Annotation: A computed fold for a 117-nucleotide RNA from Chryseotalea sanaruensis, annotated as SAM riboswitch aptamer (S box leader). Its mean pLDDT, the model's own confidence on a scale to 100, is 78. NCBI's taxonomy places the organism under Bacteria, Pseudomonadati, Cytophagia, Cytophagales, Chryseotalea. It matches the Rfam family "SAM riboswitch aptamer (S box leader)". About the family: The SAM riboswitch is found upstream of a number of genes which code for proteins involved in methionine or cysteine biosynthesis in Gram-positive bacteria.
RNA sequence: CACUUAUCCAGAAAGACUGAGGGUUGGGCCCUAUGACGUCUUAGCAUCCUAUUCUGAUUCAUUUCAGUAUGUUGUGCUAAAUCCCUUUUCAAGCUUUGCAUUGAAAGAAGAUAAGUA
Numbered sequence: 001c002a003c004u005u006a007u008c009c010a011g012a013a014a015g016a017c018u019g020a021g022g023g024u025u026g027g028g029c030c031c032u033a034u035g036a037c038g039u040c041u042u043a044g045c046a047u048c049c050u051a052u053u054c055u056g057a058u059u060c061a062u063u064u065c066a067g068u069a070u071g072u073u074g075u076g077c078u079a080a081a082u083c084c085c086u087u088u089u090c091a092a093g094c095u096u097u098g099c100a101u102u103g104a105a106a107g108a109a110g111a112u113a114a115g116u117a
Stems, first nucleotide, its partner, number of pairs: 002116007013042005021031003026085003043078003048074001051070002054067004082109001087106006093099002
């Protein structure tokens, strides 16, 4: 870098350094000198992986599966739903061969985890 699967309206920030941008295109809307982004330290959140406890089923076999609890390991995360929209479909609405206003569904793109080559 490519592919597959799952999840994405929940949750969780202080300090130090630095000093003007940031929310990864575009539009909107936000955050920001009451200090953004970034780096470091400490703390926390979650439970994808891993480990352990307990329960049930299963097996020759703690063998396998499901659930539960802890939060050990490897990651991840700690403004706003992935901040919202973008493409398509359906329904409603209206000034009706259209508008892109409202709602819903699907998709695309992205993020994270596990796996494959």